[in-house]
Order: sequence, then structure tokens, then C1' cells
RNA sequence: GGGCCCAUAGCUCAGUUGGGAGAGCGUCGCGUUCGCAAUGCGAAGGUCGCGGGUUCGAGCCCCGCUGGGUCCA
Repeated sequence: GGGCCCAUAGCUCAGUUGGGAGAGCGUCGCGUUCGCAAUGCGAAGGUCGCGGGUUCGAGCCCCGCUGGGUCCA
């Protein structure tokens, strides 16, 4: 330098007809306990990497950029 893959909650990750943004863990609150752990219920938490484009509508399609991984040279 070129090809391919990845980027979604604090962490690990789902998300296929393009129309609801989600799960587990963690955090916070309440219950249970003498207390802790465990457990039950509830809550908070998101510029969907960044910038454009297409579309009535984009996490999802197209282009560019940034970062990471991998292969080739």
C1' cells in the first nucleotide's frame, strides 16, 4: 500500500422485509435476612464510531473518514 471483517448501554454482545433500540452482567432503590451472600420486584443508563447520501422513514442500504482485527505484498 491492497483485500476482507468489526465499531449498538459501564462491560460482553443480540438486533433480516428499512418502521418497537434490546439481553445478560454490573450500578441504584425496595422486599426477604440479626447482618452479609444469594434471590424476587422495580429503576436509571444510548449522538447505534464520525461526516455525507438515498428514502415518507436508516442501527440496517450507498460513499468517504477514524479506530481495531486479520490476510496478501
Transfer RNA from a Planctomycetota bacterium, 73 nucleotides, folded computationally.
The source organism's lineage runs through Bacteria, Pseudomonadati and Planctomycetota.
It was read from a public genome assembly.
Rfam family: tRNA. Rfam classes the family as a transfer RNA.